[in-house]
C1' cells in the first nucleotide's frame, strides 16, 4: 500500500434493506428489612469516531478522515 469487520449511555452491547436508539451493569429515589445484601418498582444519563453530501427526515446511505483489531503484498 490493498482489502474487511469494529467505533452507539460511566461500562458490555442490540438496532445497519431512513422515520427520532434497546437491554443488562452500574447510578438516584422508594418498597420490602431491627438494618445491610438480596429482590421489586419508578427514574436520569446518548449532539450514534469526525467533518462534508443526499433526503421533507440519516445510527442507517455515499465520501474523505481519525482510532482499534484480522487478512494478503
Nucleotide at each position: 500500500g490493498c482489502u474487511c469487520c469494529g467505533g452507539u449511555a460511566g461500562c458490555u452491547u442490540a438496532g445497519g434493506g431512513g422515520g427520532u436508539a434497546u437491554a443488562g451493569c452500574a447510578c438516584u429515589c422508594g418498597a420490602u428489612c431491627c438494618g445491610u445484601a438480596a429482590u421489586c418498582g419508578a427514574g436520569u444519563a446518548g449532539u450514534c469516531g469526525u467533518u462534508g453530501g443526499u433526503u421533507c427526515g440519516a445510527a442507517u446511505c455515499c465520501a474523505a478522515c481519525c482510532c482499534g483489531g484480522g487478512g494478503c503484498u
The RNA shown here (transfer RNA) has 73 nucleotides and comes from a Halobacteriota archaeon. The RNAcentral record of the sequence draws on ENA. Rfam family: tRNA. Rfam classes the family as a transfer RNA.